RNA sequence: ACAUUCCUUCGGGGCAGGGUGAAAUCCCCGACCGACGGUGAUGAGGCUUAGCCUCAAAGUCCGUGACCCGCGCGGUGUAGAACCAAGCGGUGGAUCCGGUGAAACUCCGGAACCGACAGUGACAGUCUGGAUGGGAGAAGGAAUUU
Numbered sequence: 001a002c003a004u005u006c007c008u009u010c011g012g013g014g015c016a017g018g019g020u021g022a023a024a025u026c027c028c029c030g031a032c033c034g035a036c037g038g039u040g041a042u043g044a045g046g047c048u049u050a051g052c053c054u055c056a057a058a059g060u061c062c063g064u065g066a067c068c069c070g071c072g073c074g075g076u077g078u079a080g081a082a083c084c085a086a087g088c089g090g091u092g093g094a095u096c097c098g099g100u101g102a103a104a105c106u107c108c109g110g111a112a113c114c115g116a117c118a119g120u121g122a123c124a125g126u127c128u129g130g131a132u133g134g135g136a137g138a139a140g141g142a143a144u145u146u
Stems, first nucleotide, its partner, number of pairs: 001146001003144008017029003031126002033115002035064004042056006059113002068090004074084003095111005117129003
């Protein structure tokens, strides 16, 4: 240093202001938000400077995760039922135009678009709830092997 296993910690943001109404952060005008890994022609910093390294950098590109559905190792249960559940599979949203250029769905400019389930006096990306949960993954540490 690579790989494997294990441990610890961390790991999601957002309706200002206004209209209608008996009632709306749910409708209308308007406002606001953007998880994780990859890619990346941009930005910052560094070095031994045709180059290399580090950090940041896409909601709509390629994938992943939460929710939901099916199967289900294993577990609770006398047992059927029921419940928990490793893992596997499925479902699951959205971008164009112009510019620059050798090259851009990532840069610059402009205009769009998208957002699980359940609840609710009235329809929810933003409120409340499952959730003091789960989680892609990130950082640190330990052991083993070469």

Predicted 3D model of a 146-nucleotide RNA (FMN riboswitch aptamer (RFN element)) from Lentibacillus kapialis. The source organism's lineage runs through Bacteria, Bacillati, Bacillota, Bacilli and Lentibacillus. Of the family's consensus pairs, 100% are formed in the model. Its mean pLDDT, the model's own confidence on a scale to 100, is 80. The RNAcentral record of the sequence draws on Rfam.